[in-house]
RNA sequence: UUCGCAACGGGCGAUGGGGCUCGCCUUCAACCGCCGACCCGGCUGAUGGCUCCUGGUGAUGC
Numbered sequence: 001u002u003c004g005c006a007a008c009g010g011g012c013g014a015u016g017g018g019g020c021u022c023g024c025c026u027u028c029a030a031c032c033g034c035c036g037a038c039c040c041g042g043c044u045g046a047u048g049g050c051u052c053c054u055g056g057u058g059a060u061g062c
Base pairs, nucleotide, nucleotide: 009026010025011024012023013022016053017052018051019050020049021048033043034042035041036040
C1' cells in the first nucleotide's frame, strides 16, 4: 500500500416523524416505484416489515 474477515460507527431500503425489527452498503457504495402508442401522459403506496402520530384519499353515520 492492496485484499479478505470481524466488531463498532455511519449511510440506505420510490414522499414526513417516533418505537421495535429485518436486510443492504461502507463512498466510483447501498438507494432513486410501475405502465403506455415513452424526454410526454397515466397509476399505486406516507412502512423494507409491524405499530403509533401527522398529512392525503375513499365510503358510511351523526